[in-house]
The part of an RNA shown here (large-subunit ribosomal RNA, domain VI) has 252 nucleotides and comes from Flavisolibacter sp.
Context: one part of a larger RNA
RNA sequence: CGUUAGUAAAUUGAGAGGACAUGACCUUAGUACGAGAGGACCGGGUCGUACGUACCGCUGGUGUAUCUGUUGUGCCGCCAGGUGCAGUGCAGAGUAGCUAAGUACGGAUAGGAUAAACGCUGAAAGCAUCUAAGCGUGAAACCUGCCUCAAGAUGAGUUUACUUUUAAGGGCCGUAGUAGACGACUACGUUGAUAGGCUACAGGUGUAAAGCUAGCAAUAGCAAAGCCGAGUAGUACUAAUUGCUCGUACGC
Numbered sequence: 001c002g003u004u005a006g007u008a009a010a011u012u013g014a015g016a017g018g019a020c021a022u023g024a025c026c027u028u029a030g031u032a033c034g035a036g037a038g039g040a041c042c043g044g045g046u047c048g049u050a051c052g053u054a055c056c057g058c059u060g061g062u063g064u065a066u067c068u069g070u071u072g073u074g075c076c077g078c079c080a081g082g083u084g085c086a087g088u089g090c091a092g093a094g095u096a097g098c099u100a101a102g103u104a105c106g107g108a109u110a111g112g113a114u115a116a117a118c119g120c121u122g123a124a125a126g127c128a129u130c131u132a133a134g135c136g137u138g139a140a141a142c143c144u145g146c147c148u149c150a151a152g153a154u155g156a157g158u159u160u161a162c163u164u165u166u167a168a169g170g171g172c173c174g175u176a177g178u179a180g181a182c183g184a185c186u187a188c189g190u191u192g193a194u195a196g197g198c199u200a201c202a203g204g205u206g207u208a209a210a211g212c213u214a215g216c217a218a219u220a221g222c223a224a225a226g227c228c229g230a231g232u233a234g235u236a237c238u239a240a241u242u243g244c245u246c247g248u249a250c251g252c
Stems, first nucleotide, its partner, number of pairs: 001152001005163007015149004021049007033038001051106005059100004066093005071086006110144003117137004169246004173189005194239003197235005203228003211222004
């Protein structure tokens, strides 16, 4: 821009894509078969491998603005306590998020029409013959079925609701993230929990400083302390103010 007023939703599915894998073991059964050696079809069950999808409760990884320990050196006048730099100085742990090696699930069941093949009936050709007429069985292949997208499917579909024009509904702007290169998308904007702050909790680290007590002292205790990024709830304290703008017609 189109889909013949505009808008907000919900849909049908022409069509397109994805997927389609495979092993071992148990049983049937040491049965059928076979002189024996050996050794099944069919059917039932269990566990895997690779691949794929989703997720982070578990096991872990990462986690350079979390916590702790510690070395050298500079600074905060000194002690104490901190802080800068040294690959995050080094080291030990680690929330959220993201993740696999972790967890869950998947390939199915089934239907249709068939290939090779196997048949029934059956003539031409008094027989025979699966074929000539007719009717069946039959494969991971084909068409469905499962998952995803999908009406620019210009063949532009369908349904519901709203607005009949200072409209309905959008956009700008702001707070953000389940989204993200930017647009876009999604949530919210005081009739408010959108983000920050605060409070509580979860979780991490591992017992802060100061003081007191004990000890000659190192140190230990008072103390699950102190500190803490992303987490979960609650709470309008702060910021989402006020506004501007687009939109407004075909036919008769």